Model confidence (mean pLDDT): 77 of 100. Two RNAs folded together computationally: RNase P RNA and transfer RNA, 469 nucleotides in total. It holds a member of the Rfam family "Bacterial RNase P class A". The family's RNA type in Rfam is ribozyme.

[in-house]
RNA sequence: GGAGUUGGCCAGACGAUCGCGGUAUUGUGCAUCUUUGAUGCGGGAUACGGAGGAAAGUCCGGGCUCCAUAGGGCAGGGUGCCAGGUAACGCCUGGGGGGCGCGAGCCUACGGAAAGUGCAGCAGAAAGGAAACCGCCUUUCUUGGACCGCUUAAGGCUGUUUGUUCAGCUCGACGUGGUUUAUGAGGAGGGUAAGGGUGAAAAGGUGCGGUAAGAGCGCACCGCGCGGCUGGUAACAGGCGCGGCGAUGGUAAACCCCACCUGGAGCAAGACCAAAUAGGAAUCCGUUGGCUGCGGCCCGCAGUGGAUUCGGGUAGGUCGCUAGAGGCCAGCGGCGACGCUGGUCCCAGAUGAAUGAUCGUUCACGACAGAACCCGGCUUAUCGGCCGACUCCUCUA
RNA sequence: GCGGGUGUAGCUCAGGGGUAGAGCAUCUCGUUGCCAACGAGAAUGUCGACAGUUCAAAUCUGUUCACCCGCU
Numbered sequence: 001g002g003a004g005u006u007g008g009c010c011a012g013a014c015g016a017u018c019g020c021g022g023u024a025u026u027g028u029g030c031a032u033c034u035u036u037g038a039u040g041c042g043g044g045a046u047a048c049g050g051a052g053g054a055a056a057g058u059c060c061g062g063g064c065u066c067c068a069u070a071g072g073g074c075a076g077g078g079u080g081c082c083a084g085g086u087a088a089c090g091c092c093u094g095g096g097g098g099g100c101g102c103g104a105g106c107c108u109a110c111g112g113a114a115a116g117u118g119c120a121g122c123a124g125a126a127a128g129g130a131a132a133c134c135g136c137c138u139u140u141c142u143u144g145g146a147c148c149g150c151u152u153a154a155g156g157c158u159g160u161u162u163g164u165u166c167a168g169c170u171c172g173a174c175g176u177g178g179u180u181u182a183u184g185a186g187g188a189g190g191g192u193a194a195g196g197g198u199g200a201a202a203a204g205g206u207g208c209g210g211u212a213a214g215a216g217c218g219c220a221c222c223g224c225g226c227g228g229c230u231g232g233u234a235a236c237a238g239g240c241g242c243g244g245c246g247a248u249g250g251u252a253a254a255c256c257c258c259a260c261c262u263g264g265a266g267c268a269a270g271a272c273c274a275a276a277u278a279g280g281a282a283u284c285c286g287u288u289g290g291c292u293g294c295g296g297c298c299c300g301c302a303g304u305g306g307a308u309u310c311g312g313g314u315a316g317g318u319c320g321c322u323a324g325a326g327g328c329c330a331g332c333g334g335c336g337a338c339g340c341u342g343g344u345c346c347c348a349g350a351u352g353a354a355u356g357a358u359c360g361u362u363c364a365c366g367a368c369a370g371a372a373c374c375c376g377g378c379u380u381a382u383c384g385g386c387c388g389a390c391u392c393c394u395c396u397a
Numbered sequence: 398g399c400g401g402g403u404g405u406a407g408c409u410c411a412g413g414g415g416u417a418g419a420g421c422a423u424c425u426c427g428u429u430g431c432c433a434a435c436g437a438g439a440a441u442g443u444c445g446a447c448a449g450u451u452c453a454a455a456u457c458u459g460u461u462c463a464c465c466c467g468c469u
Base pairs, nucleotide, nucleotide: 001393002392003391004390005389006388007387008386009385010384012362013361014360015359016358017357018356020050022048023047024046025045026044028042029041030040031039032038033037052368056379057378059377060376061375062374063373064266065265066264067263076262077261078260079259080258081095082094083093084092085091096110097108098107099106100105111257112256116255117254118251119250133196134195135192136191137190138189139188140187141186142185143184144183145180146179147178148177149176150175155170156169157168158167159166204222205221206220207219208218209217223245224243225242226241227240229238230237231236270319271318272317273316280310281309282308283307284306285305290304291303292302293301294300326345327344328343329342330341331340332339333338363366398468399467400466401465402464403463404462407421408420409419410418415452423439424438425437426436427435445461446460447459448458449457
């Protein structure tokens, strides 16, 4: 200098003016009452403070509230290496195993398939205590071929001859005799899982030996299983011995088994105050008539009126509502997440719902995005900038 | 704000691990003087998106996007 990894922080700044909503104080107007005051509403002044790292998605966990009594069990749901942190968690920290990267480092739903059930299309001979399609080996049968000897027609080569002659050599149809322990093809029986081919997957891998050919058949190393030992809280790691391994293939984000956790609903939860109208209950008054229902008719029974009180409850209002598992600083314990102690600070709380607009200066020219009961996480979106730690490559000294 | 549900062909819907269908619609041919109806045939999909589990994902799991419904 270049290329990266990782942890943390900021999220335009300053000033002026005008607005918006909250709290406190203080005037003011109106209304009511228990009237030198109190309460409520409207409007004014002053002071203070007024969105986020994700306020988002609502994916987890908890507080809080009601229903309820949730102690145990069943069903359902969730989580799943080990240890720790925490109010709790599926989150976080540290560690182990596995994978990726030269490395810093990153990713990881990572219990059980020797309890049971299920699934594996197509291809392939065979897909789960499997199987012989090609291939390899062997036994036997059939039929060929090959090789050797003998014989011979034609042919070829060399020499020779005027020549189509003669001689030698070679090859050898046909025939015939033998060999095939190192032979082709086919049929039947058997062995074999090395090789080929199919597939995501073919029943430990590699090498040497061995075998008729092969094979954990034997051996070495690796893998796997079992039992001790050592280190570690543990997950696990290392090493020793034993087992040749058709014991135990894959799949549990298939059912399932094991361990642990789990009651449901959600602030539109819920609590309180409380109109008008309608309806309910109790008491009193009125009526002995009228009407309606039961009934064929009579009697009878029930309902239908007014006033007062009470309770439920709607509109509306108040609370819940923000001081909290809170922030910041320091010290101590811990590798760390985090915990303890001390000091210090108060930091939105609306309910048609505020946090904005204009101007000026300035810079790196401003992304994603707006609280609605609160908190801890995760995930997703995001212009750019700053700081710390670390790795690799190149150059220079 | 809180809770629940659904995304598959142009439309309405099946399919719930083995490579995606039905009806209507569209196109072509036949029939008809022409149209409709009818008959025969054809085409049509990133299964909302991105990751993961698995040999294999529309289907199982996670994240995300869009739409719909209920509670004042």